[in-house]
Context: one part of a larger RNA
RNA sequence: CUGGGCGUAAAGGGCGUCUAGGCGGCUUGGUUAGCGGAAUGUGAAAGCUCAGGGCUCAACCCUGAUAUGCCGUUCCGAACUGCCAGGCUUGAGUACGGGAGAGGGUAGUGGAAUUCCCGGUGUAGCGGUGAAAUGUUUAGAUAUCGGGAGGAACACCCGUGGCGAAGGCGGCUACCUGGACCGUUACUGACGCUGAAGCGCGAAAGCCAGGGGAGCGAACGGGAUUAGAUACCCCGGUAGUCCUGGCCCUAAACGAUGAACACUAGGUGUUGGGGGCAUCAACCCUCCCAGUGCCGAAGCUAACGCAUUAAGUGUUCCGCCUGGGGAGUACGGCCGCAAGGUUAAAACUC
Repeated sequence: CUGGGCGUAAAGGGCGUCUAGGCGGCUUGGUUAGCGGAAUGUGAAAGCUCAGGGCUCAACCCUGAUAUGCCGUUCCGAACUGCCAGGCUUGAGUACGGGAGAGGGUAGUGGAAUUCCCGGUGUAGCGGUGAAAUGUUUAGAUAUCGGGAGGAACACCCGUGGCGAAGGCGGCUACCUGGACCGUUACUGACGCUGAAGCGCGAAAGCCAGGGGAGCGAACGGGAUUAGAUACCCCGGUAGUCCUGGCCCUAAACGAUGAACACUAGGUGUUGGGGGCAUCAACCCUCCCAGUGCCGAAGCUAACGCAUUAAGUGUUCCGCCUGGGGAGUACGGCCGCAAGGUUAAAACUC
């Protein structure tokens, strides 16, 4: 080194992109590096194994022999892998024609609601709770009508609907822009898969600078409750929540399920596209492709369950696990303004 595993027992990296590396379709010829065979050399002794023997046995010792594996040289073989040269189109990609979408970015814009301000009507309460009180109100509140300001979020549509690699994305309009899907032929001709590092993205909270601040609301103050109540409930309320720029880089970042490809009964819904049928047309019916759900066969699983969107059957590559605690901690390194993140032990103990 060789093991067994990773949905829930320990274990899938938060996600993408790409370098090295690993792996790689069909076919022709060549080569013979890997590979296989033969011969030969080598493979010290001891040891191991086998046979025989010596110490009363054994351990131990002696004699002999085989074998395994490694390596060198020569020759032979050419299926597979590699390498070289050529070809192919099914993998991959491009072009063309389409339609779908909360995919991303920027700018603008709309209505409802909350709050505040001004004015009108109007008068004694309002608010809140299990019940209250704090609070608010005769300096005219609550309610109601008109006007204005400002911020944030977009009711219905909304759907196990859609889009995105993940995080995530929802009023409307315009512009810029990414990806996927379907169809037809045409083109390139293995250009592919994975991916240690690296680089980029990455909810919320948090940090820095400058704005903004309606509602909500950590902290904080008050009222209640209670034995107490540093809470749950109520009245307030700062940071924050929002915008711009820069950091942070974590999560139950979850499908707790890495990516890619192939194969393996079906049934039923739904989204996008296409074909057939139908026809004036939209439907209906039926088939195909791509997505997304549910139920189930075989199979798998400790069970639960999974089951063509696999946790089934295989192949390739990456990541990770190896009893509990100590500990995702200490120390050191790297990163960060900080908070902290990342990498990551041991003693000891059960």
Small-subunit ribosomal RNA, central domain from a metagenome, 350 nucleotides, folded computationally. The full RNA is in RNAcentral, with records from SILVA. Rfam family: Bacterial small subunit ribosomal RNA.